This is a predicted structure of a 72-nucleotide RNA (transfer RNA) from Bigelowiella natans.
Its Rfam family is "tRNA". Rfam classes the family as a transfer RNA. About the family: Transfer RNA (tRNA) molecules are approximately 80 nucleotides in length.
NCBI's taxonomy places the organism under Eukaryota, Sar, Cercozoa, Chlorarachniophyceae, Bigelowiella.
The sequence is in RNAcentral, with records from ENA.
The prediction has a mean pLDDT of 82.
[in-house]
RNA sequence: GCUUACGUAGCUCAAUGGUAGAGCGGCGGUUUGCAAAACCGCAAGUAGGCGGUUCGAUUCCGCCCGUAAGCU
Numbered sequence: 001g002c003u004u005a006c007g008u009a010g011c012u013c014a015a016u017g018g019u020a021g022a023g024c025g026g027c028g029g030u031u032u033g034c035a036a037a038a039c040c041g042c043a044a045g046u047a048g049g050c051g052g053u054u055c056g057a058u059u060c061c062g063c064c065c066g067u068a069a070g071c072u
Base pairs, nucleotide, nucleotide: 001071002070003069004068005067006066007065010024011023012022013021018055026042027041028040029039030038048064049063050062051061052060
């Protein structure tokens, strides 16, 4: 330098054109002599950035940034 993949909640990951969800973690409650476990509930993301297409974009397209792998 070229190619490909990925970038979504604190972490690990889903969904994939119609207004974003799970597990773990965090907080509160029930329970206990106290904890743990279990159960119930709550909070947390305008989806890497900027444009484009569309009635509507996390999803499709372009550029840029970052990460990983491969090639030279």